Small-subunit ribosomal RNA, 3' major domain from an uncultured soil bacterium, 453 nucleotides, folded computationally. Rfam family: Bacterial small subunit ribosomal RNA. Rfam links the family to the GO terms structural constituent of ribosome and ribosome.
[in-house]
Context: one part of a larger RNA
RNA sequence: UGACGGGGGCCCGCACAAGCAGCGGAGCGUGUGGUUUAAUUCGACGUAACGCGUAGAACCUUACCGAGGUUUGACAUGUACUCGCAAGCGGCGGAAACGUCGCCCUUCGCAAGAACGGGUACACAGGUGCUGCAUGGCUGUCGUCAGCUCGUGCCGUGAGGUGUUGGGUUAAGUCCCGCAACGAGCGCAACCCCUGUCGUUAGUUGAAUUCUCUAACGAUACUGCCGAGGAUAACUUGGAGGAAGGUGGGGAUGACGUCAAGUCAGCACGGCCCUUACAUCUCGGGCUACACACACGCUACAAUGGGCGGUACAGAGGGUCGCCAAGUCGUGAGACGGAGCCAAUCCCACAAAACCGUCCUCAGUUCAGAUUGCAGGCUGCAACCCGCCUGCAUGAAGUCGGAGUUGCUAGUAACCGCAAGUCAGCAUAUUGCGGUGAAUAUGUUCCCGGGCC
Numbered sequence: 001u002g003a004c005g006g007g008g009g010c011c012c013g014c015a016c017a018a019g020c021a022g023c024g025g026a027g028c029g030u031g032u033g034g035u036u037u038a039a040u041u042c043g044a045c046g047u048a049a050c051g052c053g054u055a056g057a058a059c060c061u062u063a064c065c066g067a068g069g070u071u072u073g074a075c076a077u078g079u080a081c082u083c084g085c086a087a088g089c090g091g092c093g094g095a096a097a098c099g100u101c102g103c104c105c106u107u108c109g110c111a112a113g114a115a116c117g118g119g120u121a122c123a124c125a126g127g128u129g130c131u132g133c134a135u136g137g138c139u140g141u142c143g144u145c146a147g148c149u150c151g152u153g154c155c156g157u158g159a160g161g162u163g164u165u166g167g168g169u170u171a172a173g174u175c176c177c178g179c180a181a182c183g184a185g186c187g188c189a190a191c192c193c194c195u196g197u198c199g200u201u202a203g204u205u206g207a208a209u210u211c212u213c214u215a216a217c218g219a220u221a222c223u224g225c226c227g228a229g230g231a232u233a234a235c236u237u238g239g240a241g242g243a244a245g246g247u248g249g250g251g252a253u254g255a256c257g258u259c260a261a262g263u264c265a266g267c268a269c270g271g272c273c274c275u276u277a278c279a280u281c282u283c284g285g286g287c288u289a290c291a292c293a294c295a296c297g298c299u300a301c302a303a304u305g306g307g308c309g310g311u312a313c314a315g316a317g318g319g320u321c322g323c324c325a326a327g328u329c330g331u332g333a334g335a336c337g338g339a340g341c342c343a344a345u346c347c348c349a350c351a352a353a354a355c356c357g358u359c360c361u362c363a364g365u366u367c368a369g370a371u372u373g374c375a376g377g378c379u380g381c382a383a384c385c386c387g388c389c390u391g392c393a394u395g396a397a398g399u400c401g402g403a404g405u406u407g408c409u410a411g412u413a414a415c416c417g418c419a420a421g422u423c424a425g426c427a428u429a430u431u432g433c434g435g436u437g438a439a440u441a442u443g444u445u446c447c448c449g450g451g452c453c
Base pairs, nucleotide, nucleotide: 008453009452010451011450012449013448015444016443019408020407021406022405023404026299027298028297029296030295031294032293033292034290035289042053043052064285065284066283067282068281069280070279073124077123078122079121080120081119082118083117084116088103089102090101091100092099093098106115107114108113126274127273129272130271131270135268136267137263138262139261140259142257147186148185149184150183151182152181153162154161155160166177167176168175192251193250194249195248197219198218199217200216201215202214203213222245225239226238227237228236229235301401305360306359307358308357309356310355317348318347319346322341323340327336328335329334367398372393373392374391375390376389377388378387414436415435416434417433418432419431420430
């Protein structure tokens, strides 16, 4: 000077409290540990690993294992020699890769030669092999916490201090006042984007362009006005007007640094290691195993519900190797069909909860749907290992969950559905979108984390 204290003071945060919904019990899904295995590829491990890398493992992916192949190589550049081809087609062996045999026999140039390709040889290629404790880059975290520093001056032998402390105030080292300090920088705030109100301009694809909407520009909010408190300050509190009031709501934005935090498997890169193999090709298997344990979810245990019928109301997206309408067939998944659309035009696309009517009457049930059998549909060379969906049948556990523990302060939680990316196919995940729409906060004693003295 820091850090730490079951030292003190002040302050903040869904930190506690007050509430609401959960998790922990059940079944299933996913991830992880463990075990197993020829292999179950690798990484991530308190917070800050565990629906994480993976925005989607049947083959591919794929890095793992088994078997079969190749050795200048699946990929790049160069040199020398050699061939004139190569590609393609066919025969044989084969699971394929590959091997072998045959057919075919390039272009420019008079030529030399060049292009292109094959072969041989050599330099080299190649490595998801090791080291994230050699590194770059990127990222997480403390934490969107309010801090971290510098120049000059002053103080101190010096490390260093002061400034940055103090009195107030703020979300804030925000601002005011004071002060041996005076200033400044990185952070805070503002500038940026979306949203809420209004205006102007424009109007296809919208019935209409008056409204709504779309999209371009602009306006609006600044403690500006009034009262009270305060130190006549900063500011706090109440009010008016206003669509909105004191940062209006949300996002992006992450200081100096910490954790030898994470990543050599995204990429790059030093060093080390392999080089007929730790490289590379192919087929098959595995990553999907299963006495068990944990993490995160989904579905339930029902009547604020379940079944059936009827009837409303979104937003945001995507679409040409694509989205696919009407119509017809099928109980259905789906099939046939072919209109429209490169999209405010057409399609995905009926939103669902809600509302109305009716049945069920508290039961392991007309709850719940696991599991299993049979029959089908779709994608795709291919659904046995190992996909999704449909119909019929089956109908398990489960009657609200111990200790403990999580999220959330408003259009939030909770409930409800929709879309997108990935993607041939596959979503209970993720990222967005709207619909319905609460309860509670007396307060800071305590738990956790943080800031200042």